Two RNAs folded together computationally: RNase P RNA and transfer RNA, 457 nucleotides in total. It holds a member of the Rfam family "Bacterial RNase P class A". Rfam describes the family as follows. Ribonuclease P (RNase P) is a ubiquitous endoribonuclease, found in archaea, bacteria and eukarya as well as chloroplasts and mitochondria. By type it is a ribozyme. The coordinates come from a structure-prediction model, not an experiment, and the mean pLDDT is 75.
RNA sequence: CCAGAGGAUUGGACGGUCGCCGCCAUUUAUGGGGGAGGAAAGUCCGGGCUCCACGGAACGCGGUGCCGGGUAACACCCGGCGGGGGUGACCCCAGGGAAAGUGCCACAGAGAGCAGACCGCCGAUGGGUCCAGCAAUGGACGACAGGCAAGGGUGAAAGGGUGCGGCAAGAGCGCACCGCGCGACGGGUAACCGAAGCGGCAUGGCAAACCCCACCGGGAGCAAGACCGAAUAGGGACGGCACGAACUUUCGGGUUCAGGGCAGGAACCGGCCUCGCCGUCCGGGUUGGUUGCUUGAGGCGCCGGGCAAUCGGCGUCCUAGAGGAAUGAUCGUCCAAGGGCUUUUGCCCCGGACAGAACCCGGCUUACAGAUCCUCUGGCCGC
RNA sequence: GCACUCGUAGCUCAGCUGGAUAGAGCACUGCCCUCCGAAGGCAGGGGUCGGGGGUUCGAAUCUCUCCGAGUGCA
Repeated sequence: CCAGAGGAUUGGACGGUCGCCGCCAUUUAUGGGGGAGGAAAGUCCGGGCUCCACGGAACGCGGUGCCGGGUAACACCCGGCGGGGGUGACCCCAGGGAAAGUGCCACAGAGAGCAGACCGCCGAUGGGUCCAGCAAUGGACGACAGGCAAGGGUGAAAGGGUGCGGCAAGAGCGCACCGCGCGACGGGUAACCGAAGCGGCAUGGCAAACCCCACCGGGAGCAAGACCGAAUAGGGACGGCACGAACUUUCGGGUUCAGGGCAGGAACCGGCCUCGCCGUCCGGGUUGGUUGCUUGAGGCGCCGGGCAAUCGGCGUCCUAGAGGAAUGAUCGUCCAAGGGCUUUUGCCCCGGACAGAACCCGGCUUACAGAUCCUCUGGCCGC
Repeated sequence: GCACUCGUAGCUCAGCUGGAUAGAGCACUGCCCUCCGAAGGCAGGGGUCGGGGGUUCGAAUCUCUCCGAGUGCA
């Protein structure tokens, strides 16, 4: 210098003017002070808080899943282990159990889960034919029975790999090395690591299929919940007034007829709808108001424990809390970034990433122009 | 704000206990029929299965995450 890896910070600055939303003072119109984020987002996890339900346990359902630690808790974080990728810094992994059981492994292929034989190899052994021989027997052919799984072929996957021996041909059949399984013993809190020796190799994959094992989980969510509550309508109690008939009754009431009322209709009749009136009081409850509401597992600094996440102590600070909901606009001077002219200097134009609180907090994920800092890796060049 | 559901052809839907070349109806195109059109018959085209990772030999289907629609609750 080039190319990268990991981590952290920032997210235009200052000033003037005019506004917007809360708060506090008063002299009621002014003054003072405050007003978005690292993600306020997605609502994907975990908690606080509130209400509801609730005797316990089990079953069921859902979730998590290497080990140790952190935490209020977590699917988060830290440290380690194992596997995979990268020359490396470093990155990725839902990473328990397939030897409890069930299930699946399409197509292709002979055979896909108590393995199997299409091509192929052999045909030792038994049988057949021929030849030689007196005979015992030997040889040849052929591939009937049979043996084999080396090679070909199929497939994602075909029951260890390579070599030598062995054999009729072969085969862990035997041996050496490698792999695999078990593993005395040693190290480590553990996951796990190393390993004498033993075993001729046996149980292929899938659990983000059912399942088994271990652990966790009651449900709902601030539109949770609590308090106050006007008018109208409706409910109940008491008092006053009014009160026809019939049937029924569990004595509360119900049914039918008569009567009254509203609306429609030119009007009568008929049908539909509806029915005690007034006063006082009570409780529920809608619109609404108040609360929950922001001081909290809180931020910053120092010291101490710890590799770290984080924990403890001391000091200091208060930093939006509202309702369909404010946090803005403009001007000036600078600072980045982009474009044009220009050899440079410089001039002009444009213009500020993603986004925006709604009970709160810890995480994860996603979006993000540009700028800055720290640590590290690889390559090239120079000394 | 909170809770939940759904994305498959131009439209409406199947398929989603993993194994297809992803199907059906309507629509579209061509041919037949007809004097012409409709209807009918035959044939055909058209799909990032919302996007991207992961598990698996194999994903529309299982799973994670993003995106887009829709519903309910005062």